[in-house]
Molecule: SAM riboswitch aptamer (S box leader)
Organism: Alteribacter keqinensis
RNA sequence: CUCUUAUCAAGAGAGGUGGAGGGACAGGCCCGAUGAAACCCGGCAACCGCUGAUCCGUGUGAUUGGAAGGUGCCAAUUCCUACAAAGCAGGUGUUGAUGCUUUGAGAGAUGAGAG
Numbered sequence: 001c002u003c004u005u006a007u008c009a010a011g012a013g014a015g016g017u018g019g020a021g022g023g024a025c026a027g028g029c030c031c032g033a034u035g036a037a038a039c040c041c042g043g044c045a046a047c048c049g050c051u052g053a054u055c056c057g058u059g060u061g062a063u064u065g066g067a068a069g070g071u072g073c074c075a076a077u078u079c080c081u082a083c084a085a086a087g088c089a090g091g092u093g094u095u096g097a098u099g100c101u102u103u104g105a106g107a108g109a110u111g112a113g114a115g
Base pairs, nucleotide, nucleotide: 001115002114003113004112005111006110007109008108013041015040016039017038021031022030023029026081027080028079042074043073044072047070048069050066051065052064053063054062055061056059078107083104084103085102086101087100088099089098
């Protein structure tokens, strides 16, 4: 980097260093000197691994819990939209422009596995 697969509506500091940027891309809309990124500490979660309990049809089983390991994460739904479909609203002036909702796809992120 590519492929497969699962998840993405919950959760996480009024700490230190640091100094202007950040929220993937584009358009929006936001966050930021009442201090951004980054680093440290702290925390959340439970994907992998580890591990306790319970259940049965005893298994590469099911349910539920823990949290010292490996990642990950800690404004806003993955902040929203971007493509498609359906539904609803909307007009009579040049017309089906525009808006809203839902579902799906795409894109992205993270874990696990494979090349």